SAM riboswitch aptamer (S box leader) from uncultured Ruminococcus sp., 91 nucleotides, folded computationally.
């Protein structure tokens, strides 16, 4: 920098010990009934490979819609859809 995808799935484990939900702001969660990371164990099926269905191999991913607004439209106190920034995978 192009595409595709991002309301499904997915541990009552072991070590760790105070934080986390991308970044700012705001708002809501989640967390000593034990965060984060790491190991193990799952989920998924993007690419390799292969009977076109398996899960061997690269990756990802395992709270809550990419948690939710933020810019933009339409309808009106709220809901819808788009972008925009992000994450992933492939190139």
């Nucleotide at each position: 920098c192009u595409u595709a995808u991002c309301a499904a799935g997915a541990g009552c484990g072991g070590c760790g010990g105070a934080g986390g939900a991308a970044c700012c702001a705001g708002g809501u969660c989640c967390u000593g009934u034990g965060a984060a990371g790491c190991c193990c164990g799952g989920c998924a099926a993007c690419c390799u490979g292969u009977u076109a269905u398996c899960a061997a191999g690269g990756u990802g991913c395992c709270a809550a819609a990419u948690c939710c607004u933020g810019c933009g439209g339409u309808a009106u106190u709220u809901a819808c859809c788009g972008a925009a920034a992000g994450a992933u995978g492939a190139g």

Lineage of the source: Bacteria > Bacillati > Bacillota > Clostridia > Ruminococcus. Its mean pLDDT, the model's own confidence on a scale to 100, is 84.